[in-house]
Context: one part of a larger RNA
């Protein structure tokens, strides 16, 4: 000077604690260990690895396995030196790559010697490698932590490491301020400047929107309106500004009026000095070092999808706040021309024919779904629960055997609330409910957003975690 202390003081923080749903016990999805295998590619491993890279493995993708192939190569840059238009295309062998045979075909300039693009072959440099090293590296990122903190300059102090400033008294979410101070300033950080939401107004009204007039085939469908709602574009508005009290006449803190909103309104985006030799050579990009008739590269089939077991993340239940049927109502944000697809028509259904409309405020996906009326079921392994299998289909796709996803019809298992133990949440939150996107032929209980309904409880800081400042002890650095 740090770090450490089952050392003290002071403050936070869903950190306990109050309270409300889970996990752990069940099927079933997912990673992952571990096992097996020809292979079950590879990386993440305490919080911070384990719906994690992967926003989606039937082939491809794939990097691994078998087995067939091929060596200047699948892609690319020069050079020689010969040959041919390239392309395309048909047969035949063959899993296939790829081999053979045969068909078309005759670029551009030219001084007719050839030169140029373009391929093919033979040669020799360079190529390729998801091969190692994240402990040689850049970039990325995680994490302590949106914690408040971490330094500097110039001055004082101290032989020096260093100290002071940044402690102290208040005070804040904040090294936020405000007061004092051998200090005086200042930087990175917090804040604020940006975005999104709440509330006015201005502005423009199509494809939205319809309160007054008129028409109507009762749909804003039509005249028309510019009001309203929305939609963008641009202002306003919150600043402890005003009133009282508390404080030191400070910072600021309690109430209070006004307002749509109050004391940072709510949300995101921003992540400071470093810390973990944290992670990532497999996005990329790179030093070393290894291979180069193979650790490159091309097919075909397998595998990444195995399964005695343990874990980690959901899904869906165990029912009456509930299931079935049957009627009825209100969202938001999103996608769509290699596409979204409507009325109609077949199908019990998945789906099928169909082809209007819409490059989209106009037309489509596109019924919101718990809700609410009403009926039935009567406490049961059941009209709960839906795994397993069975048979028959439907759709993607060259192809669903290994190994898709979906629908009918049979089947109807475990589960009757989950032991030690742990997880998330402080409000439009948590629960609970559905919709949409990415990816993508297809394939989500994942992951990203969206709206609907909508609580509980915080006494309080003694205990567990973590973290900040002060100061104490130290035989630690």
């Nucleotide at each position: 000077u740090g770090a450490c202390g089952g050392g003290g003081g002071c403050c936070c923080g869903c950190a306990c604690a109050a309270g409300c749903g889970g996990u752990g016990g069940a099927g079933c999805a997912u990673g992952u260990g571990g096992u097996u295998u020809a292979a079950u590619u590879c990386g993440a491993u305490g919080c911070a690895a384990c719906g994690c890279g992967a926003g989606g493995a039937a082939c491809c993708u794939u990097a691994c396995c078998u087995g067939g192939g091929u060596u200047u190569g699948a892609a690319c840059u020069a050079c020689u030196g010969a040959g041919g238009g390239c392309c395309g295309g048909u047969a035949c062998a063959g899993a296939g790559a790829u081999g053979u045979a045969c068909c078309u075909u005759u670029c551009c300039c030219u001084u007719c010697g050839g030169g140029g693009a373009c391929u093919u072959c033979a040669g020799g440099a360079g190529a390729g490698g998801u091969g190692c090293u994240g402990c040689a590296u850049g970039g990325c990122u995680g994490u302590c932590g949106u914690c408040a903190g971490c330094u500097c300059g110039u001055g004082c102090c101290g032989u020096g490491a260093g100290g002071u400033g940044u402690u102290g008294g208040g005070u804040u979410a904040a090294g936020u301020c405000c007061c004092g101070c051998a200090a005086c300033g200042a930087g990175c950080g917090c804040a604020a400047c940006c975005c999104c939401u709440g509330c006015c107004c201005c502005u423009a009204g199509u494809u939205a929107c319809c309160a007054g007039c008129g028409g109507u085939u009762c749909g804003g469908c039509c005249g028309g309106g510019g009001a309203c709602u929305u939609u963008g574009g641009g202002g306003g508005g919150a600043c402890u500004g005003c009133c009282g009290g508390c404080g030191c006449u400070a910072a600021g803190c309690c109430g209070g009026a006004g307002g749509a909103a109050g004391g940072u309104g709510g949300g995101g985006a921003c992540g400071a000095c470093g810390u973990c030799a944290a992670g990532u050579c497999a996005u990329c990009a790179u030093g070393g070092c290894c291979u180069u008739u193979a650790u490159g590269u091309c097919c075909a089939g397998g595998g990444c999808u195995a399964c005695a077991c343990a874990c980690g993340u959901g899904c869906u239940a165990c029912a009456a706040u509930g299931g079935g049927c049957g009627g009825u109502a209100c969202a938001g944000a999103g996608g769509g021309u290699c596409g979204c697809a409507a009325a109609c028509c077949c199908g019990c259904g998945a789906g099928g024919g169909g082809g209007a409309g819409c490059c989209a405020a106009u037309c489509c996906c596109a019924c919101a779904a718990a809700g609410c009326c009403g009926u039935c079921c009567c406490c049961a392994g059941u009209u709960c629960g839906g795994a397993u299998u069975g048979c028959a289909g439907u759709c993607u796709g060259c192809a669903a055997c290994u190994c898709g996803a979906c629908u009918g019809c049979a089947u109807g298992a475990a589960g009757u609330u989950g032991g030690a133990a742990u997880c998330g949440c402080u409000a439009g939150u948590a629960a609970u409910c559905g919709c949409g996107u990415a990816u993508c032929a297809g394939a989500a209980u994942g992951a990203c957003g969206c709206g609907g309904u909508g609580a509980a409880u915080a006494c309080g800081u003694u205990c567990c975690c973590g973290g900040g400042c002060c100061u104490u002890g130290u035989a630690c650095a």
Predicted 3D model of a 477-nucleotide part of an RNA (small-subunit ribosomal RNA, 3' major domain) from a metagenome.